Molecule: transfer RNA
Organism: Fuerstiella sp.
RNA sequence: GGCGCGGUAGCCAAGUGGCUAAGGCAACGGAUUGCAAAUCCGUGUACCGCGGGUUCGAAUCCCGCCCGCGCCU
Repeated sequence: GGCGCGGUAGCCAAGUGGCUAAGGCAACGGAUUGCAAAUCCGUGUACCGCGGGUUCGAAUCCCGCCCGCGCCU
C1' cells in the first nucleotide's frame, strides 16, 4: 500500500430501512437474612466512531476520514 471484518450504555453484545434500539454483567433502591453471600423484585443509563450523501424515513444503504483485528504484498 491492497483486501476483508469490526467500532451500539461503565463492560459484553443483538438489531442489516419504519414502533419506545433486545439481552447479560456491573451499578443503584427494595425484599429476604442475626450480619453477610446467594436468590428474587424494581430503577436509571446508548444523538449507534466522525463528517457528508441517498431516502418521506438511516444504527442499518453509499462516499470520505479515524481507530482496532486478520490476510496479502